[in-house]
Transfer RNA from a Candidatus Yanofskyibacteriota bacterium, 74 nucleotides, folded computationally.
RNA sequence: GCCUGGGUAGCUCAGUUAGUUAGAGCACGUCAUUGGUAAUGACGAGGUCGCCAGUGCAAUUCUGGCCCCAGGCU
Numbered sequence: 001g002c003c004u005g006g007g008u009a010g011c012u013c014a015g016u017u018a019g020u021u022a023g024a025g026c027a028c029g030u031c032a033u034u035g036g037u038a039a040u041g042a043c044g045a046g047g048u049c050g051c052c053a054g055u056g057c058a059a060u061u062c063u064g065g066c067c068c069c070a071g072g073c074u
Stems, first nucleotide, its partner, number of pairs: 001073007010026004019057001028044005050066005
C1' cells in the first nucleotide's frame, strides 16, 4: 500500500437492506425482603449508534471520505 470484518449504555453484545419509543445481559442507584449480609424481586438512571459530508420528506440503517481495532496479502 491492498483486501476482509468490526466501531451501538461503564463492560460484553443484539438490532434494522430508512419511518410508530434504540434494546438485552452484567455492572450502578433507590426501594422491598432479612436480625444483618448474600441471593431474589420491583423501579430508575445511563446513548452525539466512531467523525465529517452526500442522497432523500425522513439516516443508527444507504453512498463517499477520514480515524481507530482485529485478521489476511504483498
Its Rfam family is "tRNA". By type it is a transfer RNA.